About this RNA: The RNA shown here (Bacterial RNase P class A) has 406 nucleotides and comes from a Bacteroidota bacterium. It was read from a public genome assembly, where an Rfam model found it. Its Rfam family is "Bacterial RNase P class A". Rfam links the family to the GO terms tRNA processing, ribonuclease P activity and dimeric ribonuclease P complex. From the family's description: Ribonuclease P (RNase P) is a ubiquitous endoribonuclease, found in archaea, bacteria and eukarya as well as chloroplasts and mitochondria. It is annotated as a ribozyme.
[in-house]
RNA sequence: AGAUCAGUCCGGGCAAUUGCUCCUCUAAAAAAAUUGGAGGGGAGGAAAGUCCGAACUUCAUAGAACAGGGUGCCGGGUAACCCCCGGGAAAUAUAAGAGUAAUCUUAUGUUUACUGCUAGUGCCACAGAAAAUAUACUUCCCCGGUUUUUUUAAGACCGGGGUAAAGGUGAAAAGGCGGGGUAAAAGCCCACCGCUCUAAUGGUAACAUUGGAGGCAAGGUAAACCACACCUGAAGCAAGGUCAAAUAGAGAGGCUGCUUCCCGGCUUGUUUGGGAAUUAGAGUUGUUCGCUCGAUAGUCUCCGGGUAGACCGCUAGAUCCUGAUGGUAACAUCCGGACAAGAUAAAUAAUUGCCAUCCCGAUUUUUUUUGGGAUACAGAAUUCGGCUUAUAAGACUGAGCUAUUU
Numbered sequence: 001a002g003a004u005c006a007g008u009c010c011g012g013g014c015a016a017u018u019g020c021u022c023c024u025c026u027a028a029a030a031a032a033a034u035u036g037g038a039g040g041g042g043a044g045g046a047a048a049g050u051c052c053g054a055a056c057u058u059c060a061u062a063g064a065a066c067a068g069g070g071u072g073c074c075g076g077g078u079a080a081c082c083c084c085c086g087g088g089a090a091a092u093a094u095a096a097g098a099g100u101a102a103u104c105u106u107a108u109g110u111u112u113a114c115u116g117c118u119a120g121u122g123c124c125a126c127a128g129a130a131a132a133u134a135u136a137c138u139u140c141c142c143c144g145g146u147u148u149u150u151u152u153a154a155g156a157c158c159g160g161g162g163u164a165a166a167g168g169u170g171a172a173a174a175g176g177c178g179g180g181g182u183a184a185a186a187g188c189c190c191a192c193c194g195c196u197c198u199a200a201u202g203g204u205a206a207c208a209u210u211g212g213a214g215g216c217a218a219g220g221u222a223a224a225c226c227a228c229a230c231c232u233g234a235a236g237c238a239a240g241g242u243c244a245a246a247u248a249g250a251g252a253g254g255c256u257g258c259u260u261c262c263c264g265g266c267u268u269g270u271u272u273g274g275g276a277a278u279u280a281g282a283g284u285u286g287u288u289c290g291c292u293c294g295a296u297a298g299u300c301u302c303c304g305g306g307u308a309g310a311c312c313g314c315u316a317g318a319u320c321c322u323g324a325u326g327g328u329a330a331c332a333u334c335c336g337g338a339c340a341a342g343a344u345a346a347a348u349a350a351u352u353g354c355c356a357u358c359c360c361g362a363u364u365u366u367u368u369u370u371g372g373g374a375u376a377c378a379g380a381a382u383u384c385g386g387c388u389u390a391u392a393a394g395a396c397u398g399a400g401c402u403a404u405u406u
Base pairs, nucleotide, nucleotide: 001402002401004399005398006397007396008395009394012355013354014353015352016351017350018349020042021041022040023039024038025037026036027035028034044377048388049387051386052385053384054383055382056236057235058234059233063289064288065287066286068232069231070230071229072228073087074086075085076084077083088114089112090111091110092109093108094107095106096105097104098103115227116226120225121224122221123220124219137167138166140162141161142160143159144158145157146156147155175193176192178190179189180188194216195214196213197212198211199210200209201208202207240312241311242310243309249303251302252301253300254299255298259277260276261275262274263273264272265271266269281293282292283291284290319338320337321336323334324333325332326331356375357374358373359372360371361370362369
C1' cells in the first nucleotide's frame, strides 16, 4: 500500500409543480358533517421474524397445592427479561518466553446451552481383543516339548504361565512426561504436572495463590431421562368499551330442582312481601381444594331467523435532547429544553431539474474536462425494552494474508 474477514456508525440532499392525509385558527352557517383560506406535521434501523420480557385490557371474587413451562458461573443494571455491563473459569488462534519433556506464563483476539454422572435409569453405531463390575489381536518375557543342524546356539511349531510398557482400531482404551527397577513390564518406586482431602492468605463472590498429607477411587454423554436451586395465572387491541340498528324462537331433545330457616302483613293458608342459607348446575389457565352466583333456580346439545353502522381505545410516553454529579461500565439522579405519523382497505407520494457518492471509458504536462451507468435491505396498524435475520455505497476500529521499503 492492496484486497479479505469480524465489529460499530450512517444509510442520500436541495428546489419547483401537482396530489393524498392529520392537527390548529378562521369564513360561509348555529352543533356535527361539508366546502374555501392561512399555518404546522406526515414510514425504519431494522417498521421484518413473532423468539423473549413487559405496560395496558378482560376473565364478577381470593387464594392454596400439584402438574406444566422457563432459567442455570459470580456480582451489578433494569419495569422486567433467555437482555446489557464488569469479573471468573474452561477451550482455542497468533506471537514471545521458561522447561529434558509433559506442560506452563504473558500479550492481543475468539467462543461457551458455564449447577450435578458416587441418588438412580439409559445410550456410546461401525471398527476393534475389549467401550466401564470393560481387555489380549500383533508383540515382549519365562518354563517344557518337537523339528532342522557336526554339536550347542539361533530359527520354526505346539502347550503352560506372566504382562499391558510398544504397536494397531476408534471421538474416546484404566492419568501424563522423564528416570530407576524388572525375566519382560506396571504408581512397582522417585521428582514434576494432573487429581482428592485439608489449612492459611487475598477477594462481596465466582475463584486465585501458597503450604501440608495421600500413590491415587470416580471413561464420555444431562443440547439424554433425571436430581437440585430459583422464577412463573390465562388470553390478547380481531384485548376491551359506548351509542345506534334489527329480530322468530308457541322449535326438538337430555339432566334435574322447586328445599330449610327468620321477620312483617292479612283472608291464618301447600298465602303474600323481604332477607339468609343452600340443591342440581355454571364461572374461576389444566386437575383438586377453596371462593362467587344460584329457588317464579337453571344448565347442556341440535336446528332455524335478524342486525353487524358510527365513535372511543389511538399515541404526552418505564419518551427524546444538551449539560452537571456519581460510577471501571451498563446506568442512576438533578437542572434546563422539545413534542417529532395515527391511516381504517388502509394516507405519508408522483414528475422535473440541479447536486452528492461509487463504477467504467475517453481526455488533460498537472490542476482538469466530458460521456455512460448505478445508488442497498426494505414500508407503520396498541405501545415500549431486547435478541435474531437482510443490507449497495461510504466512514471508523481490529485481526491475520500478500507485496515493497527500512